Small-subunit ribosomal RNA from an uncultured bacterium, 1495 nucleotides, folded computationally. Its mean pLDDT, the model's own confidence on a scale to 100, is 84. Its Rfam family is "Bacterial small subunit ribosomal RNA". Gene Ontology terms of the family: structural constituent of ribosome and ribosome.
[in-house]
C1' cells in the first nucleotide's frame, strides 16, 4: 500500500472483482487435550409434565397429621394442645423486586443537559411526641344442604397486631384567622423491692404501633437539543388552539366538562405511508465516517389477543381478579378449567442453536428476634472445534543418498535425512498414590464496654471454641511405563505464495473477475510433487474496508455523466469603508455532570495466554459560571468608492403599428409566329396545331426583398435586413448636481420562448409533408423527374419543445504581450490625413496557468469569492405507474425487476474509403500478334469405376510436384502369398561367399539335388578373428497412414516495389513522435539545400558473371597473305587470360553559386549501354509430413513386405495451357555444295558406300572431340496453282511396314499408300510485348530401352507504336476521415419467426391495512337514584348518618352495517423489453458509408 479487467498499444473517465477483518453463524471434509466464554437470529407459533415465591405460632382463634409427655382402660383402644411443633384459616409482610422476551413503538420512547406543581412501605436520625379507655363482628369450627366437579348457600360459637367509635393533640392540616379536624396494637425476654383475683399488676430492656419533622435511595411530571426512509405522500387539526370557570389527580396541564375568542402546525418537511426497541457498546476505518444494537450493564414496552379496574408506599399487575374474542382440555352436557416472551423439555418452523442435571457451600433477595424455610436469581457440572487461548501429535543422529513412487534428455533427477537403524525425552492422554484455596459470618464460650435503681436479655468490641463445599478426590503434586494412542484440509493460469505427468478432446467439466476445455490443457479429472494454515481448513451468507465509487475531511459539470432555453423576481444565502456599543456566533478560565461495564496505559492474579482484578488517564458531549471583543451578527449615528437618479452627446436588421416602392416568379388578355417545349446520368409521365415554348404590350394578386453585406450591427434568449412616419425598450460615452449600500444570486413563482403541430376567420403567387403518375433498381412505399393538397402569409388564442449549442449558468476582482474590426470620448497636430492615450462591444494568435488530451488562455476551461443548477457504471428508459399541464399532439416530474463487464472521452500507429494532392509501372492509351470460335494434344474439375494413388485452388492450383505411367516406376485395385519380416543393429549356432542345370506353379514360391568352388588376417595348424550368407529367440524393423493448424528446411506472392529499422539526443504523462516530414531531383530514403536532430544498420546503387570496343600474352584441334595437299607462319578469323575504356570527366543552356536536367563534342559504347545473378523488414496459421528431416498420434499374422494383372491412358460434359490451321506476304515443285549459334557423344554419337518411295536396314571410317558425329530452316531464284472447302488444312479411319523393349490388346513413336472431319479469321470477355523486342524460322539439351506440340536453351530473319496519365488495375509517398485492428471478404441496425425470462396494461376474482359514519353496547369507574338491604357511630325510641345491592345515565373492547381509500395476489388476452454460434428480408448507420450525418 494496492492489483486484476474497456485497446492493436497508450492517457483518462468509468463501473466490475480480489487480496483485510468480522461473526449468536451454517454446510463440506477432518478431529488429541485443556482453560475462559458464547449457544432458537426462524412462529410474540401451539404446549405434556415437574420445578421457578413465600414467610412469620415472637400478630391470633386453634389442633388435621407426626413424635413425645401424662390419665383412664374391659389392653381392642380411648382422652388430653400438656410439649416439640403445625396442615387449613384469620392477619402481617413480600408477591411491583429478581427472571424472560422485542410484539408493538418515530415519540406518552431513548440520550445528554436542565426544571417544579409531586408521592414514597422497608431504612437512616442514640430527632420530636404519643401508644389511654371502649365496642361490634367474621373465617376456621360445628349443624344442615345444593352441585359430576369447581365450588355455593343457610343457621350457630369464637380471637386477634383484623374492623369501629371515644378521649388526648406539641408538631400537621383546613380556615372567613374567631376557630375547626384527624392517630395508634400489641408481642416477647428478664426481674429486685411493692400489690395481686395469683393469671398478672409494676420496673425494665427489645421488637412493634400512631403523629410528625429532615435525610437518603427510589418513582411521577414538564422543557430545550439530538433521534431512518419516501415529496410518485403538500397541506394537517374540531377538544382542534387558546381564554374563563369548575371538576379530577400524589401532582403542572383540555387531563376532562361548561362558555367565550378563531386560533395551532407546515417547504427548517406538517400530515400520511414504510421500517425500526433505545442508549452504554460491538464490527470495521489512518481519521472522518459507515454499518450493527446477541451475551454484560441502564431505560423502555410486553406477557394468549383486546378492554378495564380492585387491592396497595408502588401495578392498571408475567406464575391476581372482572369482561369479551381465538384455541386447548375436563364434564354426568347443566356448567366449569387454562395461558413457559420464568427454568429444564416436547412437537412444529428452519440451513441452525444444549440437560426434563447438582446445590443454596458461596454472592444477593424475600419473611422471620433468630435458629431457618423459600430463591430454575445465582453457583457449578453436562452437550456443541460456535468462537477466543494455551499445548501436543517427539527430539538428536543418520548417505549405500535403501526400497517404492512419479519424471526423465535413459545420463538421471526427485520424493529425502524423509525413512529404516542407532541414542534420547516423556508434556498431553491411560493407570497408581498423595491432595487444596474458595468458609468466615451467623452460633457457643469467655473478657471488657453501653443501657438499667440493679441483674438479667440485648447491643457493640476483643479472644477462644467447634460445626458448615454442590463443584469434586476437582484444580495440582508425586511414581511407574511405552515413541508408545494423537494430522488434517484447501491451493498450485494471472491477480496470489506453490510445476510436472498421464487421462479426457467446446466433451466432461472448471470459474470470484479475466477466462480455461475443439489431440501435445502448469485452468477439467487423477497421480507425483509442491505452497499456505493447522485441530482445523475450505465453501456459504453478513457488515465495513480497499471505494477519493456520493468527496465534511476528501469529486466533478466544453468534448467521458452533468450547466436550467431565456430573464425579472420572492423566500433564503451571501454582502463595501470608517466610529461607538452589545455579546448570540467565537475563543480562554472555572465548575458541574458525561454510572458501571468495555476500549486504553501501568502493575498485579492464575505455570503462559485467553479471562480476571486494581488504579490512572481518557469518554474529543452538554450545561452553568467568569472573562476577551479582533473577525460574523445585532444596535446607533456617518462616508461614497458598489449601486441608482440628473444633465450633455451617440451608434444600431432592438421592439410594435400604419402606409409606399421596384425587380422577378406564376395567371389572365391581346399583337407577332410555327412545331416543338419542358425535363434528365439517359428517359419517359407532363405541356402543345384547339396554336404551346419564344417574343412584345396591358392588367391581376400574393409573398419575399439581389447589391449595399462585413468571423459588421442590434437584442436577455428565441430572434431581427426594401423605405417612410409614429410610438416604444435597452446599451455606450462623457460630467460628477443628487441618493447614501440601496448590492449580487437566486428554491419555489410570473414572463419571453425558433420549426412543426392544433383551433376560428381570412389569405394562398412560388415552393411543398401527404398523394398520383414516370423513370431507376432484384424489389424501390427512396434518392431523379412532371404534378399537386395541408402547410409556409394575416388576425387572435393555444402548445413549451430544438444539437433552445460557445455543447462552455450568473456576478465581481486579479494575472504579459501582438494584430484587426464597430461605437465613443481626449491629447498632439494640420489644408486634409497620420500618430499617441483611453472606455464599451467583437475577432485571430499567443505566454505563465490549466487540461486525460484535444484545447482555454483578459470574452479563461487561469487565480480566487459569493449564489443556484445539475452528474454518481452501460442497457431496459426518459419508458411504466401516479400527479401536474394542455382541445388533442403530447409536455413536465420519473422508476423498478431483468441484463451485461463493460459502456465511453481523447489522443497513437496501421489498415481502409464509390476521400484529397504528387509519382511510378506494357496500368490505361497508341500500336504488334494472339486467346476465347475449330480439330489435336496436355492438365483440372466433375462423372464413372474394383481401382480411375496422392498433392496443387483467384491473382501466386490447372503442359504444376510429373527433367518423360506398356511391365517397373505405384504410392491405387482384385487375387495369390509372408510374419522378426523386403532393409539396420544386438545375442547364439551353422556355413566362406557365390552358383548351373530339374518338377509344379502366373509368379512371388514350394519340392528335391547338389555339378561347381574356396578368397583375406593370425595361428601354438586344434582354432580364432573381419566381413558375408543360412536358420533361431527376442529386442526391433517397417508405414508415400495422420496431422504443414505441432516443426525444420525449401519454395511461392507482394516486389527489383523503394521501402524497413536502430543508438545516442529532443520532444509528449504516454501509446508514439522526430530523424524518415518539406523544397528541388532521381530508376531509386538516388543526391542536393533545409530542419532538433547526428549518425548508423539491413535494402538501391557498385562489387560478380555474360554481351558490346581496344590492347597485350598464348597459339592446336583454329586461322590462311604461301597456286592444292603435306608443311610453314600466326598478320587476320578465332580462342581463352590479363589489362584499358564511361566519370554528366570535358563544352553550353536551365537550376538556387546545390543535386540534377536538356543539348553538344569525341567515343566502339553517354547517362545504371544492354542481359544475368542477386529478393530488405514483413504479410498471406499461402505450399509442402508423397523429396528430405522431425515431435506426438495410429498400425504391428497389417495401415508392413513378395507377386500376377488390372488401373493412374475411363467419357454425357465444363475450364486452363499449348500445337496445328482457315490459306496467295500462301501451297506445291525444282534448283542454288546458300548462311547459324549453343550443345550432345562410348551400353555412345555414328561418316562415306550400298538397299528400300520411306521409317529404316546394312555397313563401319572417324571420335573420349575447337580434330570426328549429330548439322538447320525459313530466306533467295525460277515454274505452277487463281480464291474454291481448293493442288488450303490436315483430323480421323483402313491396309502395309519399321524402331525400342521380355512384352507395344488395353496402352508408345515413326513410315508409305488410300480416306480427307471441323476449320473461310472466331460473341461477350480478355492476355503478351517498347527494340535485336514483339511477330515469324528452325537447331541443341536433359530426362530417357523407347515416347514432347511440353520445359529449359541457341542462333536466322527482323517490325509497329508511345500525344499523353483523364480513366480501369497494381504499387509508393503525404494528408484527411473513421463507430474498422481478424483491420471493408470490416463493422453493423431493424421488422419477421422460434425458446426462455421478468415487467406495463387488463374484464373481473380473492386478500390485508388504517380510517370515517351509524347500529349494538360486556366488564368497569364515575355521576344520579323514588327500589331492597343494612352489626359498630348519633338518638330513650321512631329514625337519622353512613354504606351495599338493584336500577338508570355518560364514557366504553369486541362485534354488526355502509361507502370509500390504500395496498398486496391471481387473472383470458394483450404492449413493448431483455436474453439466446451459425433462420429469413433488406442494408440505416460508421470513408463524402455511395442521399453528408444528427436533434
Nucleotide at each position: 500500500a494496492g492489483a486484476g479487467u474497456u485497446u492493436g498499444a497508450u492517457c483518462c473517465u468509468g463501473g466490475c472483482u480480489c487480496a483485510g477483518a468480522u461473526u449468536g453463524a451454517a454446510c463440506g471434509c477432518u478431529g488429541g487435550c485443556g482453560g475462559c466464554a458464547u449457544g432458537c437470529u426462524u412462529u410474540a407459533c401451539a404446549c405434556a409434565u415437574g420445578c421457578a415465591a413465600g414467610u412469620c405460632g415472637a400478630a391470633c382463634g386453634g389442633c388435621a397429621g407426626c413424635g413425645g409427655g401424662g390419665g383412664c382402660u374391659u389392653c381392642g383402644g380411648c382422652c388430653u394442645g400438656c410439649c416439640g411443633g403445625c396442615g387449613a384459616g384469620u392477619g402481617g409482610c413480600g408477591a411491583a423486586c429478581g427472571g424472560g422476551u422485542g410484539a408493538g413503538u418515530a415519540a406518552u420512547g431513548c440520550a445528554u443537559c436542565g426544571g417544579a406543581a409531586c408521592g414514597u412501605g422497608c431504612c437512616c436520625a442514640u430527632g420530636u411526641c404519643g401508644u389511654g379507655g371502649g365496642g361490634g363482628a367474621u373465617a376456621a369450627c360445628g349443624u344442615a344442604g345444593c352441585g359430576a366437579a369447581a365450588g355455593c348457600u343457610a343457621c350457630g360459637c369464637u380471637a386477634a397486631u383484623a374492623c369501629c367509635g371515644c378521649a388526648u393533640a406539641c408538631g400537621u392540616c383546613c380556615u372567613g384567622a374567631g376557630g375547626g379536624a384527624g392517630a395508634a396494637a400489641g408481642c416477647g425476654g428478664g426481674g429486685g423491692a411493692u400489690c395481686u383475683u395469683c393469671g398478672g399488676a409494676c420496673c425494665u430492656c427489645g421488637c412493634g404501633c400512631g403523629a410528625u419533622u429532615g435525610g437518603a435511595g427510589c418513582g411521577g411530571c414538564c422543557g430545550a437539543u439530538g433521534u431512518c426512509g419516501g415529496a410518485u405522500u403538500a397541506g394537517c387539526u374540531a377538544g382542534u388552539u387558546g381564554g374563563u370557570g369548575g371538576g379530577g389527580u400524589a401532582a403542572a396541564g383540555g387531563c376532562c366538562c361548561a362558555c367565550c375568542a378563531a386560533g395551532g402546525c407546515g417547504a427548517c418537511g406538517a400530515u400520511c405511508c414504510g421500517u425500526a426497541g433505545c442508549g452504554g457498546g460491538u464490527c470495521u476505518g489512518a481519521g472522518a465516517g459507515g454499518a450493527u444494537g446477541a451475551u454484560c450493564c441502564g431505560c423502555c414496552a410486553c406477557a394468549c389477543u383486546g378492554g378495564g379496574a380492585c387491592u396497595g408506599a408502588g401495578a392498571c399487575a408475567c406464575g391476581g381478579c372482572c369482561c369479551a374474542g381465538a384455541c386447548u382440555c375436563c364434564u354426568a352436557c347443566g356448567g366449569g378449567a387454562g395461558g413457559c416472551a420464568g427454568c429444564a423439555g416436547u412437537g412444529g418452523g428452519g440451513a441452525a442453536u444444549u440437560u426434563u442435571g447438582g446445590a443454596c457451600a458461596a454472592u444477593g433477595g424475600g419473611c422471620g428476634c433468630a435458629a431457618g424455610c423459600c430463591u430454575g436469581a445465582u453457583c457449578c457440572a453436562g452437550c456443541c472445534a460456535u468462537g477466543c487461548c494455551g499445548c501436543g501429535u517427539g527430539a538428536g543422529u543418520g548417505a549405500a543418498g535403501a526400497a517404492g513412487g512419479c519424471c526423465u534428455u535413459c545420463g538421471g533427477g526427485u520424493u529425502g535425512u524423509a525413512a529404516a537403524g542407532c541414542u534420547c525425552u516423556u508434556u498431553c492422554g491411560g493407570c497408581c498414590g498423595g491432595g487444596a484455596a474458595g468458609a468466615a459470618a451467623u452460633c457457643g464460650u469467655g473478657u471488657u464496654c453501653u443501657c438499667u435503681a440493679a441483674c438479667a436479655u440485648a447491643g457493640g468490641a476483643c479472644a477462644u471454641g467447634g460445626a458448615u463445599g454442590a463443584c469434586g478426590g476437582u484444580a495440582c503434586c508425586g511414581g511407574a511405563c511405552u515413541a508408545a494412542g494423537a494430522a488434517g484440509c484447501u491451493c498450485c493460469g494471472g491477480c496470489u505464495a506453490a510445476c510436472u505427468a498421464c487421462g479426457u478432446g467446446c466433451c466432461a467439466g472448471c470459474a470470484g473477475c479475466c477466462g480455461c476445455g475443439g489431440u501435445a490443457a502448469u485452468a477439467c479429472g487423477u497421480a507425483g510433487g509442491g505452497a499456505g494454515c493447522g485441530a482445523g481448513c475450505g465453501u456459504u451468507g453478513u457488515c465495513c474496508g480497499g471505494a477519493u465509487u456520493u468527496a465534511c475531511u476528501g469529486g466533478g459539470u466544453g468534448u467521458a455523466a452533468a450547466g436550467g432555453g431565456u430573464g425579472c423576481g420572492u423566500a433564503g444565502g451571501c454582502g463595501g469603508c470608517a466610529u461607538a456599543g452589545c455579546a448570540a456566533g467565537u475563543c480562554a478560565g472555572a465548575u458541574g455532570u458525561g454510572a458501571a461495564a468495555u476500549g486504553u496505559a501501568u502493575g498485579g492474579g492464575c505455570u503462559u495466554a485467553a479471562c480476571c482484578c486494581a488504579u490512572g488517564a481518557a469518554c474529543u458531549g452538554c450545561a452553568u459560571u467568569u472573562g476577551a471583543a479582533a473577525c460574523u451578527g445585532c444596535u446607533a449615528a456617518g462616508c461614497u468608492u458598489g449601486a441608482g437618479u440628473g444633465a450633455a452627446g451617440u451608434a444600431g436588421a432592438g421592439g410594435u403599428a400604419g402606409g409606399c416602392g421596384g425587380a422577378a416568379u406564376u395567371c389572365c388578355c391581346u399583337g407577332u409566329g410555327u412545331a416543338g417545349c419542358g425535363g434528365u446520368g439517359a428517359a419517359a409521365u407532363g405541356c402543345g396545331u384547339a396554336g404551346a415554348g419564344a417574343u412584345a404590350g396591358g392588367g391581376a394578386g400574393g409573398a419575399a426583398c439581389a447589391c449595399c453585406a462585413g468571423u459588421g450591427g442590434c437584442g436577455a434568449a428565441g430572434g431581427c435586413g426594401g423605405c417612410c412616419u409614429a410610438c416604444u425598450g435597452g446599451g455606450c460615452u462623457u460630467u460628477a448636481a443628487c441618493u447614501g449600500a440601496c448590492g449580487c444570486u437566486g428554491a419555489g413563482g410570473c414572463a419571453c420562448g425558433a420549426a412543426a403541430g392544433c383551433g376560428u376567420g381570412g389569405g394562398u403567387a412560388g415552393c411543398a409533408a401527404a398523394c398520383a403518375g414516370g423513370a431507376u433498381u432484384a424489389g424501390a412505399u427512396a434518392c431523379c423527374c412532371u404534378g399537386g393538397u395541408a402547410g409556409u402569409c394575416c388576425a387572435c388564442g393555444c402548445u413549451g419543445u430544438a444539437a433552445a449549442c460557445g455543447a462552455u449558468g450568473a456576478u465581481u476582482a486579479c494575472u504579459a504581450g501582438g494584430u484587426g474590426u464597430g461605437g465613443g470620448g481626449g491629447g498632439u497636430c494640420u489644408g486634409a490625413c497620420c500618430c499617441c492615450c483611453u472606455c464599451c462591444g467583437u475577432g485571430c494568435c499567443g505566454c505563465a496557468g490549466u487540461u486525460a488530451a484535444c484545447a482555454c488562455a483578459a470574452u479563461a476551461a487561469g487565480u480566487a469569492a459569493u449564489c443556484c443548477a445539475c452528474c454518481u457504471g452501460g442497457g431496459g428508459a426518459g419508458u411504466a405507474c401516479g400527479g401536474c399541464c394542455g382541445c388533442a399532439a403530447g409536455g413536465u416530474u420519473g422508476a423498478a425487476a431483468c441484463u451485461c463487464a463493460a459502456a465511453g472521452g481523447a489522443a497513437u500507429u496501421g489498415a481502409c474509403g464509390g476521400g484529397g494532392g504528387c509519382c511510378c509501372g506494357c496500368a490505361c492509351a497508341a500500336g504488334c500478334a494472339g486467346u476465347g470460335g475449330a480439330g489435336u494434344a496436355u492438365g483440372u474439375g466433375g462423372u464413372u469405376u474394383a481401382a480411375u494413388u496422392c498433392g496443387a485452388a483467384g491473382c501466386a492450383a490447372c503442359g504444376c510436384g510429373a527433367a518423360g505411367a506398356a511391365c517397373c516406376u505405384u504410392a491405387c485395385c482384385a487375387g495369390g502369398u509372408c510374419u522378426u519380416g523386403a532393409c539396420a543393429u544386438c545375442c547364439a549356432a551353422c556355413u566362406a561367399a557365390c552358383g548351373a542345370a530339374g518338377u509344379a506353379g502366373a509368379g512371388a514360391u514350394a519340392c528335391a539335388u547338389u555339378a561347381g568352388g574356396u578368397g583375406c588376417c593370425c595361428u601354438u595348424c586344434g582354432g580364432g578373428g573381419a566381413a558375408a550368407g543360412u536358420u533361431g529367440a527376442g529386442a526391433c524393423a517397417g508405414g508415400u497412414g495422420g496431422u504443414g493448424c505441432a516443426u525444420g528446411g525449401u519454395u511461392g506472392u507482394c516486389g527489383u516495389c523503394a521501402g524497413c529499422u536502430c543508438g545516442u539526443g529532443u520532444c509528449g504523462u504516454g501509446a508514439g513522435a522526430u530523424g524518415u516530414u518539406g523544397g528541388g531531383u532521381u530508376a531509386a530514403g538516388u543526391c542536393c539545400c533545409g530542419c532538433a536532430a547526428c549518425g548508423a544498420g539491413c535494402g538501391c546503387a557498385a562489387c560478380c558473371c555474360u554481351u558490346g570496343c581496344u590492347a597485350u600474352u598464348a597459339g592446336u584441334u583454329g586461322c590462311u597473305a604461301c597456286g592444292c595437299a603435306a608443311g610453314a607462319g600466326c598478320a587476320c578469323u578465332c580462342u581463352a587470360a590479363u589489362a584499358g575504356g564511361a566519370c554528366u570527366g570535358c563544352c553550353g543552356u536551365u537550376g538556387a553559386c546545390a543535386a540534377a536536367a536538356c543539348g553538344g563534342a569525341g567515343g566502339a559504347a553517354g547517362g545504371u549501354g544492354g542481359g544475368g545473378a542477386c529478393g530488405a523488414c514483413g504479410u498471406c496459421a499461402a505450399a509442402u509430413c508423397a523429396u528430405c528431416a522431425u515431435g506426438c498420434c495410429c498400425c504391428u499374422u497389417a495401415u508392413g513386405a513378395c507377386c500376377u494383372g488390372g488401373g493412374c491412358u475411363a467419357c454425357a460434359c465444363a475450364c486452363g495451357u499449348a500445337c496445328u490451321a482457315c490459306a496467295a506476304u500462301g501451297g506445291a515443285u525444282a534448283u542454288c555444295a546458300a548462311c547459324a549459334g549453343a550443345g550432345g557423344g562410348a551400353a555412345g554419337c555414328u561418316a562415306a558406300g550400298c538397299a528400300g518411295c520411306g521409317a529404316u536396314g546394312u555397313g563401319g571410317a572417324g571420335c573420349c572431340a575447337a580434330c570426328c558425329c549429330c548439322u538447320a530452316a525459313a530466306a533467295a531464284u525460277g515454274u505452277u496453282c487463281u480464291c474454291a472447302g481448293u493442288u488450303c488444312a490436315g483430323a480421323u479411319u483402313g491396309c502395309a511396314g519399321g524402331c525400342u523393349g521380355c512384352a507395344a490388346c488395353c496402352c508408345g513413336c515413326c513410315u508409305g499408300c488410300a480416306u480427307g472431319a471441323a476449320g473461310u479469321c472466331g460473341g461477350a470477355a480478355u492476355u503478351g510485348c517498347u527494340a535485336g523486342u514483339a511477330a515469324u524460322c528452325g537447331c541443341g539439351g536433359a530426362u530417357c530401352a523407347g515416347c514432347a506440340u511440353g520445359c529449359c536453351g541457341c542462333g536466322g530473319u527482323g517490325a509497329a507504336u508511345a500525344c499523353g496519365u483523364u480513366c480501369c488495375c497494381g504499387g509508393g509517398c503525404c494528408u484527411u476521415g473513421u463507430a474498422c485492428a481478424c483491420a471493408c471478404c470490416g463493422c453493423c441496425c431493424g421488422u419477421c419467426a422460434c425458446a426462455c425470462c421478468a415487467u406495463g396494461g387488463g374484464a373481473g376474482c380473492c386478500g390485508g391495512u388504517a380510517a370515517u359514519a351509524c347500529c349494538c353496547g360486556a366488564a368497569g369507574u364515575c355521576a344520579g337514584u323514588a327500589g331492597u338491604u343494612u352489626a359498630a357511630c348519633c338518638g330513650c325510641a321512631a329514625g337519622g348518618a353512613g354504606a351495599a345491592c338493584g336500577c338508570u345515565g355518560c364514557c366504553g373492547a369486541a362485534g354488526g352495517u355502509a361507502g370509500g381509500a390504500u395496498u398486496g395476489g391471481c387473472g383470458a388476452c394483450u404492449g413493448g423489453g431483455g436474453u439466446g454460434a451459425a433462420g429469413u428480408c433488406g442494408u440505416a448507420a460508421c470513408a463524402a458509408g455511395g442521399u453528408a450525418a444528427c436533434c